[in-house]
RNA sequence: GAUUUAUAAAGAAGGGUGGAGAGAUUAGGCUCUGAGAAGCCCUGGCAACCUCCGGAUAAAGGAAAGGUGCCAAUACCUAACCUGCUUACAUUGAGUGGGAAAUAAUAAAUU
Numbered sequence: 001g002a003u004u005u006a007u008a009a010a011g012a013a014g015g016g017u018g019g020a021g022a023g024a025u026u027a028g029g030c031u032c033u034g035a036g037a038a039g040c041c042c043u044g045g046c047a048a049c050c051u052c053c054g055g056a057u058a059a060a061g062g063a064a065a066g067g068u069g070c071c072a073a074u075a076c077c078u079a080a081c082c083u084g085c086u087u088a089c090a091u092u093g094a095g096u097g098g099g100a101a102a103u104a105a106u107a108a109a110u111u
Base pairs, nucleotide, nucleotide: 001111002110003109004108005107006106007105013043014042015041016040017039021032022031023030026079027078028077029076044071045070046069049067050066051063052062053061075103081099082098083097084096085095086094087093088092
């Protein structure tokens, strides 16, 4: 890197360095940011995928030393598809909600 499965309205920030961007990609919106963005480092924390206890090789329940992950906003929101409502109007526009996808991310397994 590829494939499969699972997850997302909950939760958890300080310091150093750095010096202008950041929120995955494209477009639109919105937001964060010199009261210091991204990146990197240290410390702290959250969660519980792997792990451990438990049990029946199950489930519930529990733990957090270790391997990852994460610590603004729902994965920040919307987009193509299906659909409810409102409104103008006349066959489409605008607004708003729901569903199911796609995509990306993370974990585990396989390769």
SAM riboswitch aptamer (S box leader) from a Bacteroidales bacterium, 111 nucleotides, folded computationally. Its mean pLDDT, the model's own confidence on a scale to 100, is 81. The sequence was found by an Rfam model in a public genome assembly.